The part of an RNA shown here (small-subunit ribosomal RNA, central domain) has 351 nucleotides and comes from Heliconius congener. NCBI's taxonomy places the organism under Eukaryota, Opisthokonta, Altocrustacea, Insecta, Heliconius. Model confidence (mean pLDDT): 87 of 100. RNAcentral holds the full RNA, with entries from SILVA.
Context: one part of a larger RNA
RNA sequence: CUGGGCGUAAAGGGCGCGUAGGCGGUUUGGACAGUCAGAUGUGAAAUUCCUGGGCUUAACCUGGGGGCUGCAUUUGAGACGCGUGGUCUAGAGUGUGAAAGAGGGUCGUGGAAUUCCCAGUGUAGAGGUGAAAUUCGUAGAUAUUGGGAAGAACACCGGUGGCGAAGGCGGCGACCUGGUUCAUUACUGACGCUGAGGCGCGAAAGCGUGGGGAGCAAACAGGAUUAGAUACCCUGGUAGUCCACGCCGUAAACGUUGGGAACUAGAUGUGGGGACCAUUCCACGGUUUCCGUGUCGCAGCUAACGCAUUAAGCGCCCCGCCUGGGGAGUACGGCCGCAAGGCUAAAACUC
Repeated sequence: CUGGGCGUAAAGGGCGCGUAGGCGGUUUGGACAGUCAGAUGUGAAAUUCCUGGGCUUAACCUGGGGGCUGCAUUUGAGACGCGUGGUCUAGAGUGUGAAAGAGGGUCGUGGAAUUCCCAGUGUAGAGGUGAAAUUCGUAGAUAUUGGGAAGAACACCGGUGGCGAAGGCGGCGACCUGGUUCAUUACUGACGCUGAGGCGCGAAAGCGUGGGGAGCAAACAGGAUUAGAUACCCUGGUAGUCCACGCCGUAAACGUUGGGAACUAGAUGUGGGGACCAUUCCACGGUUUCCGUGUCGCAGCUAACGCAUUAAGCGCCCCGCCUGGGGAGUACGGCCGCAAGGCUAAAACUC
């Protein structure tokens, strides 16, 4: 250097932005270090291969030939690739006009419920369970009515609906703000794809400082259950859950399926646009097209299951990763972290 793979057997990086690098649309001019062809030189001998010869053969020795797949110089070719000068618009981007959305941030605000406090009515139970008990209640609970306070979450709408790169996002309003889609084809003219390192984002839990604390609830306590019960059930209950700022950087971070673009039967839902037809208008409807999201299904693929225009089909480009089980995602070292720990990552030994 080379092989085969990565939905479920080992294997897709949690996700994005992007550096180096790799790869790259159309047409044309001129150039030729890639590439191809010719010539010359060199590629020592021995060895190897072919064909002769010599030891009685053989090993061995020896003549000749081929070869030494390479390198250098030189002469050409100019398709492909590269570099260079132009051209183009199908990739990419911009403009203009529309559209949908729980996309993000800040501030404000609403009702239901819960708990607590005050007051009224009212009386002996309430609560809880399989059954109970711990617990609360004659110092008036539970129930019910009125008033007040607080924090957290937003019923219905709500939907294999929507948005986001992923994590994720759901009451309502205002402000700030990102992306996407459709139409138009006005503009730029390959400006592109991927992306080792790097940088950023990243659920929950956890950590630091300061707030907040209604409900829930690790730990903890008690009551039950049980042979026991460090549990499941019950009564309580602290961190935490919430906010601000700063860390952590991991998940079954999953579609267990990396990104990009082309091609390859259909059928049927659904979300967002456009065009056309129909309609006096609205509404309903029909046809078609683009973008997204589901179900089924042919070819093809697959070990099978299944996938099947949102591919796991067919070929291309780039990155990541795998290489028997255990030891082990561990030790050591390094880097990061306040810590918890994270990232990188073996071997002995053993089957």